[in-house]
RNA sequence: GCCGGGUGAUCGCCGGUGGGCUCGUCCCACGGGAGGAAAGUCCGAGCACCAAAGGACGGAAUGCCAGGUAACGCCUGGUGGGGGUGACUCCGAGGAAAGUGCAACAGAAAGGAAACCGCCCCGCUGCUUCGGUCGCGGGGUAAGGGUGAAAAGGUGAGGUAAGAGCUCACCGGGUCGGCGGCAACGUCGGCCGCGGGCAAACCCCAUUCGGUGCAAGACGAAGCAGAAAGCGCUCGAGAACGGUCCGUUCGAUGCUUUCGGGUAUGUCGCUGGAGGCGCGUGGCGACGCGCGCCCUAGAUGAAUGAUCGCCAACCGAGUCCCCGAGGGGCCCGGUGAACAAAACUCGGCUUAUGAGC
RNA sequence: CGGGGCGUAGCUCAGCCUGGUAGAGCAUCUGCUUUGGGAGCAGAGGGUCGGAGGUUCGAAUCCUCUCGCCCCGACCA
Numbered sequence: 001g002c003c004g005g006g007u008g009a010u011c012g013c014c015g016g017u018g019g020g021c022u023c024g025u026c027c028c029a030c031g032g033g034a035g036g037a038a039a040g041u042c043c044g045a046g047c048a049c050c051a052a053a054g055g056a057c058g059g060a061a062u063g064c065c066a067g068g069u070a071a072c073g074c075c076u077g078g079u080g081g082g083g084g085u086g087a088c089u090c091c092g093a094g095g096a097a098a099g100u101g102c103a104a105c106a107g108a109a110a111g112g113a114a115a116c117c118g119c120c121c122c123g124c125u126g127c128u129u130c131g132g133u134c135g136c137g138g139g140g141u142a143a144g145g146g147u148g149a150a151a152a153g154g155u156g157a158g159g160u161a162a163g164a165g166c167u168c169a170c171c172g173g174g175u176c177g178g179c180g181g182c183a184a185c186g187u188c189g190g191c192c193g194c195g196g197g198c199a200a201a202c203c204c205c206a207u208u209c210g211g212u213g214c215a216a217g218a219c220g221a222a223g224c225a226g227a228a229a230g231c232g233c234u235c236g237a238g239a240a241c242g243g244u245c246c247g248u249u250c251g252a253u254g255c256u257u258u259c260g261g262g263u264a265u266g267u268c269g270c271u272g273g274a275g276g277c278g279c280g281u282g283g284c285g286a287c288g289c290g291c292g293c294c295c296u297a298g299a300u301g302a303a304u305g306a307u308c309g310c311c312a313a314c315c316g317a318g319u320c321c322c323c324g325a326g327g328g329g330c331c332c333g334g335u336g337a338a339c340a341a342a343a344c345u346c347g348g349c350u351u352a353u354g355a356g357c
Numbered sequence: 358c359g360g361g362g363c364g365u366a367g368c369u370c371a372g373c374c375u376g377g378u379a380g381a382g383c384a385u386c387u388g389c390u391u392u393g394g395g396a397g398c399a400g401a402g403g404g405u406c407g408g409a410g411g412u413u414c415g416a417a418u419c420c421u422c423u424c425g426c427c428c429c430g431a432c433c434a
């Protein structure tokens, strides 16, 4: 990653259609009845209502490039980087010279820094085998040591008192140009001596995003009992509206909150859909297009189950048969499972999964 | 079905936003005090922050996945 099964009998469960009568929420017949994840509710949509959806601030998400798609934070193909000898595999991969900030402990010094040890030069004093050397003071030095997760590009050569991109070559980086590529980028050449890490810290840049979710919402039925407080009545409370403001619409026996009361219902939304399967075709691929076939739960505290068999598949033993040295057939025994179960519907992601392949 | 929150010592909580040695109260244990106990005083032990992975030098804290627990949401008037 694939698959998560087929079939028989008996007893049940939930809808649908048809029929029956003694009209019960009864009986009979026929036909249908969970998943690859139905799960987590993490994304994206459809659908419904609010204004088919407005403005500003705030907020959230995404983040190499191109493509796919209804759309996506998903998928495909590339680029770059990491790992592996390799087949291959992994990556939340914009910006750190826009700004602010962080780096405990250790360490001399933590960012355009720093002299603890060491190295080098000079001065003074002492000693001296006159080559030097102990100590003190002044200065140079980031090559070496030591600390740290990290010490201001790396290696080598030149250079120097010792050193240093101070200079040079190669490697790394940046930038400009040529060529290849739709692009990310690659490659070649010139120039630049080159101010690290963290943005799953604030932030900046680019793109996207209105809110609420089928308890949305529409139409009915039944039943009851109102009370208090606050705000407001056109200079308008409040609602749509959600963090704020603006704006729009509605708006007066009006609205909000609390307490109390009643109902615990029916129909629609509700399953035929960005649907599934097969063939052809375009494309590296995701996927698109064309044709044909199929219809496959729609419940509302919620059905889809239980028992006993047989088989597929697999395991073990037998060693009768076949090809042939590894398998196949036959026969016997065993397993025949797990994770978990629709609740408006799709597309993804993630997670859980037995046996087997 | 939908929406929201919590998990840190035996218990109740702080720390999380702004990463740098895990804290407080009660409880437990030891000693002092007391005739003994309680109260009081002094001290000690006890946690790898529900689990796994990632970012980072460094994670209770930031991000992702996961497990468990809790709360709210019907309509009429």
Base pairs, nucleotide, nucleotide: 001357002356005311006310007309008308009307010306011305013033014032016030017029018028019027020026021024035339039350040349042348043347044346045345046344047213048212049211050210054246055245056244057243059209060208061207062206063205064078065077066076067075068074079093080091081090082089083088094204095203099202100201101198102197116145117144118141119140120139121138122137123136124135126133127132153171154170155169156168157167158166172194173192174191175190176189177188178187179186180185217268218267219266220265226259227258228257229256230255231254238250239249240248261433262432263431275294276293277292278291279290280289281288282287313335314334315333316332318330320329321328322327323326358430359429360428361427362426363425364424367383368382369381370380377414385401386400387399388398389397407423408422409421410420411419
Molecule: RNase P RNA; transfer RNA
Organism: soil metagenome